c-di-GMP-I-GGC riboswitch aptamer from Sulfurovum sp., 75 nucleotides, folded computationally. Lineage of the source: Bacteria > Pseudomonadati > Campylobacterales > Sulfurovaceae > Sulfurovum.
RNA sequence: UUUGAAAAAGCCAAACCUGUCGCGAGGCAGGGACGGAAAGCCACGGGACUCUAGUAGUCAGCCGGGUUGCCAAAU
Numbered sequence: 001u002u003u004g005a006a007a008a009a010g011c012c013a014a015a016c017c018u019g020u021c022g023c024g025a026g027g028c029a030g031g032g033a034c035g036g037a038a039a040g041c042c043a044c045g046g047g048a049c050u051c052u053a054g055u056a057g058u059c060a061g062c063c064g065g066g067u068u069g070c071c072a073a074a075u
Base pairs, nucleotide, nucleotide: 001074002073003072004071011036012035016031017030018029019028020027021026034061040067041066042065044064045063046062047059048058049057050056051054
């Protein structure tokens, strides 16, 4: 640097439920586990969604991109 999750140590956490914040999309905390090899982070491009319709907002577990990282193998 590339590929991968067979092994090992681990990590994250969909739907749903409870509480809470928000007009809302959704966010946060707890439970939970569909899945994930970056399902870590970033709203840069596209896309979807919301509204008080604006140079407004949400989604990184929609796609692409940037950036950081554990293990193994190859170079």